[in-house]
RNA sequence: ACGCGCUGGCGGGACUCGGUGAAAUUCCGAACCGGCGGUGAUCCACGGUCCAACCGUGGUCAGCCCGCGACCCGGACGGCUCUGCCGUCCGGUGGACCUGGUGAAAAUCCGGGGCCGACGGUUGGGGGCGGUUCGUCCGCUCCCAGACAGUCCGGAUGGGAGACAGCGCGC
Numbered sequence: 001a002c003g004c005g006c007u008g009g010c011g012g013g014a015c016u017c018g019g020u021g022a023a024a025u026u027c028c029g030a031a032c033c034g035g036c037g038g039u040g041a042u043c044c045a046c047g048g049u050c051c052a053a054c055c056g057u058g059g060u061c062a063g064c065c066c067g068c069g070a071c072c073c074g075g076a077c078g079g080c081u082c083u084g085c086c087g088u089c090c091g092g093u094g095g096a097c098c099u100g101g102u103g104a105a106a107a108u109c110c111g112g113g114g115c116c117g118a119c120g121g122u123u124g125g126g127g128g129c130g131g132u133u134c135g136u137c138c139g140c141u142c143c144c145a146g147a148c149a150g151u152c153c154g155g156a157u158g159g160g161a162g163a164c165a166g167c168g169c170g171c
Base pairs, nucleotide, nucleotide: 002170003169004168005167006166007165008164010162016030017029018028019027032150033117034116035068036067037066038065043059044058045057046056047055048054063115064114072092073091074090075089076088077087078086079085080084097113098112099111100110101109119154120153121152123145124144125143126142127141128140129139130138131137
């Protein structure tokens, strides 16, 4: 160094201006953001070389190429304070790219144009029921109208692909 195991902390970014409106960081115009591993013809450094080409090593280079993670759904097993919740394992679901250039070769480079982004919440008016500190208050429910989130709020002080460090064992 490599393999296996254990432990530890780390491990996601982004709403600004204008418009409409009773109400929008949610709509419209413009602007803004891009997790992890792989691949990779970019770029940088060091070494070899008189220099360069080239070779080697290290770093770096994809939201939309391959795969993973988060969210959601299901199954098996186990646990518990058992209408359910939690853990482990397994399965499902799960978004987006064209074009011109260079070149031997472009899904990755350069130019141009485009596209994508879990779940729940969100406004106004009226009726009913309950609560009440009696408030222009709070909760539940029904009706009418409406406004739609990558960026706001919440689950989440969570989970996490994974990178790193330490320790142990093996080789």